The part of an RNA shown here (large-subunit ribosomal RNA, domain IV) has 338 nucleotides and comes from Eptatretus burgeri.
Its Rfam family is "Bacterial large subunit ribosomal RNA". Its family is annotated with ribosome and structural constituent of ribosome in the Gene Ontology.
[in-house]
Context: one part of a larger RNA
RNA sequence: CUCUCUCUAAGGAACUCGGCAAAAUAGCCCCGUAACUUCGGGAUAAGGGGUGCCUCUUAAAUAUAAGAGGUCGCAGCGGCCAGGCCCGGGCGACUGUUUACCAAAAACACAGGUCUCCGCAAAGUCGUAAAGACCAUGUAUGGGGGCUGACGCCUGCCCAGUGCCGGAAGGUUAAAGAAGUUAGUGGUCGUGAUUUACAACAGGGUAGCUGACAACCUAAGCCCCGGUGAACGGCGGCGUAACUAUAACGGUCCUAAGGUAGCGAAAUUCCUUGUCGGGUAAGUUCCGACCCGCACGAAUGGCGUAACGAUCUGGGCGCUGUCUCGGAGAGGGACUCG
Numbered sequence: 001c002u003c004u005c006u007c008u009a010a011g012g013a014a015c016u017c018g019g020c021a022a023a024a025u026a027g028c029c030c031c032g033u034a035a036c037u038u039c040g041g042g043a044u045a046a047g048g049g050g051u052g053c054c055u056c057u058u059a060a061a062u063a064u065a066a067g068a069g070g071u072c073g074c075a076g077c078g079g080c081c082a083g084g085c086c087c088g089g090g091c092g093a094c095u096g097u098u099u100a101c102c103a104a105a106a107a108c109a110c111a112g113g114u115c116u117c118c119g120c121a122a123a124g125u126c127g128u129a130a131a132g133a134c135c136a137u138g139u140a141u142g143g144g145g146g147c148u149g150a151c152g153c154c155u156g157c158c159c160a161g162u163g164c165c166g167g168a169a170g171g172u173u174a175a176a177g178a179a180g181u182u183a184g185u186g187g188u189c190g191u192g193a194u195u196u197a198c199a200a201c202a203g204g205g206u207a208g209c210u211g212a213c214a215a216c217c218u219a220a221g222c223c224c225c226g227g228u229g230a231a232c233g234g235c236g237g238c239g240u241a242a243c244u245a246u247a248a249c250g251g252u253c254c255u256a257a258g259g260u261a262g263c264g265a266a267a268u269u270c271c272u273u274g275u276c277g278g279g280u281a282a283g284u285u286c287c288g289a290c291c292c293g294c295a296c297g298a299a300u301g302g303c304g305u306a307a308c309g310a311u312c313u314g315g316g317c318g319c320u321g322u323c324u325c326g327g328a329g330a331g332g333g334a335c336u337c338g
Base pairs, nucleotide, nucleotide: 001333002332003331004330005329006328007327008326010324011323014322019319027051028050029049030048031047036041038150052071053070054069055068056067057066058065059064072076084317085316086315087314088313089312090311091309092308096108097107112148113147114146115145116144117143118142124134125133126132151304152303153302154301156235157234158233161232162231163228164227165226166225167224170223171222172221177216180213181212182211183210184209185208189204191202192201236253237252238250239249262296263293274290275289276288277287278286
């Protein structure tokens, strides 16, 4: 010097990003216990007092409890073991789950809510367009999928775009079919010329066969018509009152409709340490307000909320070597020798 401990005058968070770490609290009995609340809780709330040993009494007779008296110590749950507490706020209702080895959370899940699909050979899923299997030896009070996330009060406007559902008059529209048109081919079938004749050559052609085109007929889909937001999503500008400011107002412009309730410098506010109030001697944090919401907002839920949380954040009491500011001690290393 380092590690693990013990003690420390006076002060007591002045340390520090932050009381991190340490200290403190602690068992049992008795008394006592607030706001709030979903009446269950909150609650071991908080805050007090007691606690050893001996004798006696009252009950009990296997545990013990209460009372009275006495007695020792600085100290009686004498060791080990063994809650610190209170007051605000954010988030998430809760118990749970998670990044095995840097994240335990406000993330996931959750009961509850709601939408949608599915009538059973179900929908959905795996599989080779299979067999087969799960769903399910279940049957709509069931099963699958999506979103939200206890509970309380609620959940506004927009269907123009996209999606989904329904409709079928009209437009468009595939393969297939098809009146017909057309090309090729087509017999020792005609024609022509040459040749003695055959063969060969030139040109034509019925049926048939092969190919191309095609009026017409024709489904879903799309166009079209309607519905639908706890479907994807969206929820404006300008002008205006006799000081100024502001805007009840506008036969104003645009739009599918222009953000309702509630909340709001917020886990969201750039400007910003906004402004005012509280708390401090002093507060970029915190709490209560204001509203000018850069860029909250209603199941990508809005606002509240008792209880809960190794959650995040602000304050206080207790307590302390965290600090003022160090010091002393014990043990293990370091160091020397082997």

The source organism's lineage runs through Eukaryota, Metazoa, Chordata, Cyclostomata and Eptatretus.